[in-house]
RNA sequence: CACAUGCGAGUCGAACGGCAACAGAACUCAUGCAAAUGGGUAGAUGGCGAGUGGCGAACGGGUGAGUAAAAUAUAGGAAUCUACCUUUAAGACAGGGAUAGCUUAUGGAAACGUAAGGUAAUACCCGAUAAAGUUGUAAAACCAAAGGUUGGGGAUAUUGAAAGAUACCCAGCGCUUAGAGAUGAGCCUAUAAUAGAUUAGCUAGUUGGUAGGGUAAAGGCCUACCAAGGCCAAGAUCUAUAGCUGUUUUGAGAGGAAGAACAGCCACACUGGGAUCGAGAUACGGCCCAGACUCCUACGGGAGGCAGCAGUGUGGAAUAUUGGACAAUGAGGGAAACCUUGAUCCAGCAAUACCGCGUGUGUGAAGAAGGCCUUAGGGUUGUAAAGCACUUUCGUUAGAAAAGAAGGAUUAUUUUGGAUAAUAAAAUAAUUUUGACUAACUAAAUAAGAAGUACCUGCUAACUCUGUGCCAGCAGCAGCGGUAAGACAGAGGGUGCAAGCGUUAAUCGGAUUUAUUGGGCGUAAAGGGCGUGUAGGCGGCAUAGUAAGUUAAUUAUAAAAGAACAAGGCUCAACCUUGUUGUGCUAAUUAAAACUGCUAAGCUAGAGUUUAGUAGAGGGAAGCGGAAUUUCCGGAGUAGCGGUGAAAUGCUAAGAUACCGGAAGGAACACCAGUUGCGAAGGCGGCUUCCUGGACUAUAACUGACGCUGAGGCGCGAAAGCAUGGGGAGCGAACAGGAUUAGAUACCCUGGUAGUCCAUGCUGUAAACGAUGAAUACUAACUGUUUGCUUUUUUUAAGUAAGUAGUGAAGCUAACGCUUUAAGUAUUCCGCCUGAGGAUUACGGCCGCAAGGCUAAAACUUAAAGGAAUUGACGGGGAUCUGCACAAGCGGUGGAGCAUGUGGUUUAAUUCGUCUACGCGAGAAACCUUACCUGCUCUUGACAUCUUGGGAAUCUCUUAGAAAUAAGGGAGUGUCUGCAUUUAUGUGGAAACCUGAAGACAGGUGUUGCAUGGCUGUCGUCAGCUCGUGCUGUGAAGUGUUGGGUUAAGUCCUUAAACGAGCGCAACCCUUAUUCUUAUUUACCAGCAAGUAAAGUUGGGGACUAUAAGAAGACAGUUAGCUUUAAAGCUAAAGGAAGGUGAGGAUGAGGUCAAGUCAUCAUGGCCCUUAUGAGCAGGGCUACACACGUGCUACAAUGGGUGUUACAAUGAGAAGCAAUAUGGCAACACGGAGCAAAUCUAUAAAAACAUUCUUAGUACGGAUUGCAGUCUGAAACUCGACUGCAUGAAGCUGAAAUCGCUAGUAAUCGCAAAUGAGUAUGUUGCGGUGAAUACGUUUCCAGAUCUUGUACACACCGCCCGUCAAACCAUGGGAGUAAACUGUACCAGAAGUGAGUGUCGUAACUUGUAAGAGAGCAAGCUUACUACGGUAUGAUUUAUGACUAGGGUUAAGUCGUAACAAGGUA
Repeated sequence: CACAUGCGAGUCGAACGGCAACAGAACUCAUGCAAAUGGGUAGAUGGCGAGUGGCGAACGGGUGAGUAAAAUAUAGGAAUCUACCUUUAAGACAGGGAUAGCUUAUGGAAACGUAAGGUAAUACCCGAUAAAGUUGUAAAACCAAAGGUUGGGGAUAUUGAAAGAUACCCAGCGCUUAGAGAUGAGCCUAUAAUAGAUUAGCUAGUUGGUAGGGUAAAGGCCUACCAAGGCCAAGAUCUAUAGCUGUUUUGAGAGGAAGAACAGCCACACUGGGAUCGAGAUACGGCCCAGACUCCUACGGGAGGCAGCAGUGUGGAAUAUUGGACAAUGAGGGAAACCUUGAUCCAGCAAUACCGCGUGUGUGAAGAAGGCCUUAGGGUUGUAAAGCACUUUCGUUAGAAAAGAAGGAUUAUUUUGGAUAAUAAAAUAAUUUUGACUAACUAAAUAAGAAGUACCUGCUAACUCUGUGCCAGCAGCAGCGGUAAGACAGAGGGUGCAAGCGUUAAUCGGAUUUAUUGGGCGUAAAGGGCGUGUAGGCGGCAUAGUAAGUUAAUUAUAAAAGAACAAGGCUCAACCUUGUUGUGCUAAUUAAAACUGCUAAGCUAGAGUUUAGUAGAGGGAAGCGGAAUUUCCGGAGUAGCGGUGAAAUGCUAAGAUACCGGAAGGAACACCAGUUGCGAAGGCGGCUUCCUGGACUAUAACUGACGCUGAGGCGCGAAAGCAUGGGGAGCGAACAGGAUUAGAUACCCUGGUAGUCCAUGCUGUAAACGAUGAAUACUAACUGUUUGCUUUUUUUAAGUAAGUAGUGAAGCUAACGCUUUAAGUAUUCCGCCUGAGGAUUACGGCCGCAAGGCUAAAACUUAAAGGAAUUGACGGGGAUCUGCACAAGCGGUGGAGCAUGUGGUUUAAUUCGUCUACGCGAGAAACCUUACCUGCUCUUGACAUCUUGGGAAUCUCUUAGAAAUAAGGGAGUGUCUGCAUUUAUGUGGAAACCUGAAGACAGGUGUUGCAUGGCUGUCGUCAGCUCGUGCUGUGAAGUGUUGGGUUAAGUCCUUAAACGAGCGCAACCCUUAUUCUUAUUUACCAGCAAGUAAAGUUGGGGACUAUAAGAAGACAGUUAGCUUUAAAGCUAAAGGAAGGUGAGGAUGAGGUCAAGUCAUCAUGGCCCUUAUGAGCAGGGCUACACACGUGCUACAAUGGGUGUUACAAUGAGAAGCAAUAUGGCAACACGGAGCAAAUCUAUAAAAACAUUCUUAGUACGGAUUGCAGUCUGAAACUCGACUGCAUGAAGCUGAAAUCGCUAGUAAUCGCAAAUGAGUAUGUUGCGGUGAAUACGUUUCCAGAUCUUGUACACACCGCCCGUCAAACCAUGGGAGUAAACUGUACCAGAAGUGAGUGUCGUAACUUGUAAGAGAGCAAGCUUACUACGGUAUGAUUUAUGACUAGGGUUAAGUCGUAACAAGGUA
């Protein structure tokens, strides 16, 4: 939303005619002996279907569509009605005609009718009576009924055969009229409660009046006429949403949200309209009409309305039984018994909520088993379990059994009533009768039948293992996951809550985050661009009155429930019952009079007026002036001018630029000039005149609160822009050209149009800024300055008023900062803000000629955006300083050939690592090394420990094989020790070693240096990095460590809220330069002596050198000058071997780079285990188009060749260094004196001297190649070094660029060592010869300190913008299309009501002898209103729409680099 089926409103026979069903006295028939049975008649009786009539059906039950007011709540009001009920008064007389049911006939499928006949009433009708009712001023007129029904009585009367009936009387119920009450209902007023102004004007029965109508009743409620009103910025109208309230929920409260259940009111009943009946309805389970939908149909017609209770379908995240009972409470009917009641009471379903209870209690350590973790010891689960002892709520089974029951009926008694009767009514007693549903109780048995759920990174209580590997997944926010995840999944353990727990959705709180309580607006969001002034808000001193606000008291109201408080009842509680209570609102009455308001009459301190002065770029208009630019004219003059970083375009021989004179024209006003002045702001600057606004000062007087602020409104309002007409010198968007550039639609240059100027009009905005609204009062000081006035000693100074600036206290501020010109302390009024983006936007409206302006959202996206300050880092910021950083020099690299390393390529493999790396790890790749490749082999293994068997170990031979290896043979029986016995044997054991077997394990140069230790590199031998205490700051932090000097230095001094300290610097250590002391061999040799061809060769010496131990020495110590308060330092000099750390070395702070290394080593995790381990042979690491680094050799004459002659130091040497001698052209061979070293071994070279070469690809250069050799080594093919002969490339000083070096340095020359056969242009050392230059710090690079800016903090290799391309999302526009709702003007008009008419029709009343006539009723017809519907034209809203616009979002797209640093053009 639509509904199948059942039930949900009936009842009364004591209103009526009656009798279909049931029972049935009596009568009758049949059967029967009888009793009795069966049939019929039978309304007398109990009763009763259908019907007439009465009451009820307007309650109860449901729902919330509509409704922002015709509702609701609260408080009031007057012009009303009210069935049943209570009470009061009066009445209730006499008649009449119909009709349903029923019977007969008949139509229709049905629903349902039609005709005729006859009938009753508490149905209907007429008449009488009529006031306290109605109408009317009054007179007067008008209006009712059922004497019915039930029970009883029995005197009298009538009737009857009798029973009885009627009259009559009593009682009950009922009837009529009227008054009052109660209850219920209708109407009116005020106040309260919602959103939008992107809804600002609405209204024609509209507002009021008069008259009439209408209603139960006031009223434009309706009609006619008259007037032109009524509502609205304190929000009308319109739109959207919504039932309102008591209350519920949350909150400390103020508030916020809600309106389920319960209770009051309203509205609705398929949608819309309408009336009827009635006391009451415009009627949920009634009627009529229209519409949609569903159903039946014989197609002609009919039926229906669950938002009653159950229930069904559909939709949905989602919501129950087609149950029992009228026992109770209530409702309707009835005289009553009773009947009815899906109201209600109960039960069922759902842990939906609240409350209570249970699922056991005690004991129990071998701390069982199992699980999990583990540092492998243990820990934990855990007294937990098992075991033992005990209890039995709840549940189960069975039994017995309250309250909820009051009443009713029958009988009896009493009272009332009535005649003194009876019925009747009331009370009492006895008996009998009514329970759908449930509590509590007793017994039996057994620990028996009963624990889950979420979480464990932080917020937030609770931690480990395994798996996974940015996957799978988690997530409220931050975030977790990329191989050691407390965050995923599982497990163990733990934490919380518990018959529940957790999630989701929603509300309030926290949130002072819409701030009344209780916020803000200089820079975070936020002061209107400025004024004027309307409404409004606020307002000086004092008096009197008033009582609107205000305050207090009393009264009424504020339904019940709920809430609070106090008691009570269910074993407690939830729950229930009783009592008490309200702040506030509203109204009324009374009182008070301080404050506010109002009224009256005053005051002068606020405000204003008059008078006298003052300063000023205040405004408007007119006129005038000089300097300069440009153009034109003239003169004079010659080759360039101009412009830039550098250039070019441009101008110029048709004479420019520069110079002189003249003219024209426009714009702007140098100096004065100032933190100056004026103005509301925008803004205003040559001089003069005219007109004009404001401010300030002084003095006296006057007015008497006249004031402040100011929503709307009105005015002013830079620049740019627009319109019309002028003007146009300079400047100058657009545009053109030249440059720059990868590009350059820019920055720079040459030109140049609009514009800039004037007049008039428009626009209405700016970082319109002090980013600070206006006004008033108060609150330390000091200083400068403008303009007045006062005093004074008249120059100076002081005071005072109004401005304008600087510093600064209290105070304020997040800080920065502000501070009498507040951002302080207060008051008044206005404007504005509420995360960032979307958005200076869209749509709509208003304004504008346009450009555009003002007003101003949402969807969507997002966890930040932002402010101030801090520490760093960075800057094509600044200052200072240092460094072979530049400069000044010297020599190289880059070009050639070769060596070597790297990349790349190639390869079976070219092992691996490193890129601030590249002659690096590697201080030696032919095998080995070796990690790589191919092939052949081994599997407890090449290496370690343990168990067990055998054997000493060891040496050696043969065969096969590339070797590893396999098979076989020989020699050899040891050392220590127990026991036994013939003392040399036997039998055991042990150590070392070899070997067989089995398994634990070995092994890995496999992976991760981003899991690690250790070690190392780099910035950098740069001078920095920190701490304690104190102090400053809200804090991050700062201070110290900065400043002034100084230094190689955070070195030292001084100043100073700091005082000290630590790691670094320096020093201590080593080498070296000088001297001294001591010592004297292998070193030395002056003097003495010996000696040689020569020679410290020898004696000797201890002087010298040297060696190696110990000392001394250098500290700015002295002098002078300089900086200077001082200190400290610098410069120079003296002395000195050395002078300002003398030179060199070792020494490397805190940190940075996830820097390097798992391949030195160690090591967690992972991986391999007949292989990723191990052995062997061969190959490879040596490849070769090419590119780069580092070197060597050169290009030559300062040189090459040849010859001759000198001078070192370090270091090494036994599987070694090797002399003399011999051989060889030589490499080298042979051989072996000496030396385990100050003793022996190694010719230093360049240099010097002599000679040759004579500028040439050479007598330079030596690559490459051939031949022949030497050495090492198992082995020089791949792949060694060296020698001889021969060969004799390139190369003639090297582009761009780039490296090293400041003194015993560069350059150059050789020597030695390490590297375990051999191999050195490399590396590490050693000495020889031995320079040049440094003005200096502008610049490049690197670094340090201070400072500055910052949108950076992964820190500039940062951050970040826009177009384009791709995907997705929401939105705007859009020719239109569709729908909803609504305005206006019309058409149309069902049912119904009112009005008119009323031919025809018609029982009651009137009239009439009758027919008929009249009154009345009523069909029909006409008409007014009117629902649905329709036409035309508008408004609003929603949906949709080709296409289109911008926006947003999205790990790695494109193009540039706009912003952040001076962001490279602020």